[in-house]
RNA sequence: GCGGAGGGCUGGAUGACCGCGGGGUGCAAGCCUCGAGGAAAGUCCGGACUCCCUGAAGCGACGGUGCCGGGUAACGCCCGGGCGGAGCGAUCCGACGGAAAGCGCCACAGAAAUUAUACCGCCCCGUCAACGGGGUAAGGGUGAAACGGUGGGGUAAGAGCCCACCGGGAUCCUGGCAACAGGAACCGCAUGGCAAGCCCCACCGGGAGCAAUGCCGAAUAGGGGUCCCGCAUGGGUGGCUUCGGCCCUGGGACCCGGGUUGGCAGCUUGAGCCACGGGGCAAUCCGUGGCCGAGAGGAAUGGUCAUCCAAGGGGGCGACCCCUGGACAGAAUCCGGCUUACAGGCCCUCCGCGCAU
RNA sequence: GGGCCUGUAGCUCAAUUGGUUAGAGCAGAGCGCUCAUAACGCUUUGGUUGCGGGUUCAAGUCCUGCCGGGCCUA
Numbered sequence: 001g002c003g004g005a006g007g008g009c010u011g012g013a014u015g016a017c018c019g020c021g022g023g024g025u026g027c028a029a030g031c032c033u034c035g036a037g038g039a040a041a042g043u044c045c046g047g048a049c050u051c052c053c054u055g056a057a058g059c060g061a062c063g064g065u066g067c068c069g070g071g072u073a074a075c076g077c078c079c080g081g082g083c084g085g086a087g088c089g090a091u092c093c094g095a096c097g098g099a100a101a102g103c104g105c106c107a108c109a110g111a112a113a114u115u116a117u118a119c120c121g122c123c124c125c126g127u128c129a130a131c132g133g134g135g136u137a138a139g140g141g142u143g144a145a146a147c148g149g150u151g152g153g154g155u156a157a158g159a160g161c162c163c164a165c166c167g168g169g170a171u172c173c174u175g176g177c178a179a180c181a182g183g184a185a186c187c188g189c190a191u192g193g194c195a196a197g198c199c200c201c202a203c204c205g206g207g208a209g210c211a212a213u214g215c216c217g218a219a220u221a222g223g224g225g226u227c228c229c230g231c232a233u234g235g236g237u238g239g240c241u242u243c244g245g246c247c248c249u250g251g252g253a254c255c256c257g258g259g260u261u262g263g264c265a266g267c268u269u270g271a272g273c274c275a276c277g278g279g280g281c282a283a284u285c286c287g288u289g290g291c292c293g294a295g296a297g298g299a300a301u302g303g304u305c306a307u308c309c310a311a312g313g314g315g316g317c318g319a320c321c322c323c324u325g326g327a328c329a330g331a332a333u334c335c336g337g338c339u340u341a342c343a344g345g346c347c348c349u350c351c352g353c354g355c356a357u
Numbered sequence: 358g359g360g361c362c363u364g365u366a367g368c369u370c371a372a373u374u375g376g377u378u379a380g381a382g383c384a385g386a387g388c389g390c391u392c393a394u395a396a397c398g399c400u401u402u403g404g405u406u407g408c409g410g411g412u413u414c415a416a417g418u419c420c421u422g423c424c425g426g427g428c429c430u431a
Base pairs, nucleotide, nucleotide: 001353002352003351004350005349006348007347008346009345010344012308013307014306015305016304017303018302020035021034022033023032024031025030037328041339042338044337045336046335047334048333049209050208051207052206054244055243056242057241058240059239062205063204064203065202066201067081068080069079070078071077082096083094084093085092086091097200098199102198103197104194105193106192119140120139121136122135123134124133125132126131148166149165150164151163152162153161167189168187169186171184172183173182174181175180213265214264215263216262223256224255225254226253227252228251229250234248235247236246237245272291273290274289275288276287277286278285279284309326311324312323313322314321315320358430359429360428361427362426363425364424367383368382369381370380376414385401386400387399388398389397407423408422409421410420411419
């Protein structure tokens, strides 16, 4: 210098004027202060919170997750590691438990799609040919896939039939928390693929969602609520069982009357942000100090002008001038993730090649 | 805002346990019949199965990410 890999940040700046929403202050006019995002999006996961349900334990059904270890409030997220694959490499990708528990499927082609079987071929026999009987699975053919692979021995021809190496299996040893890796001796090989088909194993999960929910609230009917006493049982209430709870039934006292529009609460101080120090490879955790950075509710966060910074176009030999004009998008109870969209700019680390020293 | 359903030809619908070239009716085009039109008969066109990726030998079908449409809810 060229090409590439990974990660982080930013994504207009300043000022003036006029507006909009919240808060504070003030009798008022006014003044002060705050006011979109990294994704506010998709609503795909996980929670907080609230209400409902039969509360707890167990079983079942249904749904989800799926190599191992760690992080976290939790997760299908993140970090680290293992294994497999791609790349010269930095690095990237992987729904990555079980197919020897069982069931199911494997179209067409092919002899045969898994306890089976033989189309061509090869070999033996029937004297030869034709044809028939038998052996074989080396070779050919079919197919996405054909009952370990290569080489040698062996044989009528062949075959793990025998041997060596590779692959595989169960056992033991060593290292590692583990996934797993390495080694030893043994087994001639013992059963193809699909679990994003049913299923098995391990773990997790009650449902609904802030338009949840609570309070205020004029008037009429059905009616309702709270408390006390009594009371026997019986009945009801979950998919099921056990224990418990609740409801139904009598009497009394006191009180209230629906929840549409509207108003208030929920509503923003929180698994919060920043700096420093420490533990850890890291995700992240701990400690100290500092800070408050939207809270609307048919819903604010905008507009104009000036100067500048990118970007695009045009003119000029050039200094420069003119024009256009700001990526994706926009809170709606709040957090942690994932995914998707995103013009341009900046920074850091690493890899390969070439050149120079 | 929140929740749910759905997408196959121009329209309405099929497609078995994932199986070979995704079919049917209507519509459209051409030809025939008729003096002419309709009806009728024959032939025929028309598909990114909403889009992308994955699993599988094989995907409309199974899984996943986007896109569009519809319904419910104060």

About this RNA
This is a predicted complex of two RNAs, RNase P RNA and transfer RNA, with 431 nucleotides together. Its mean pLDDT, the model's own confidence on a scale to 100, is 77. Rfam match: Bacterial RNase P class A. Rfam classes the family as a ribozyme. Rfam's curators write: Ribonuclease P (RNase P) is a ubiquitous endoribonuclease, found in archaea, bacteria and eukarya as well as chloroplasts and mitochondria. Rfam links the family to the GO terms tRNA processing, dimeric ribonuclease P complex and ribonuclease P activity.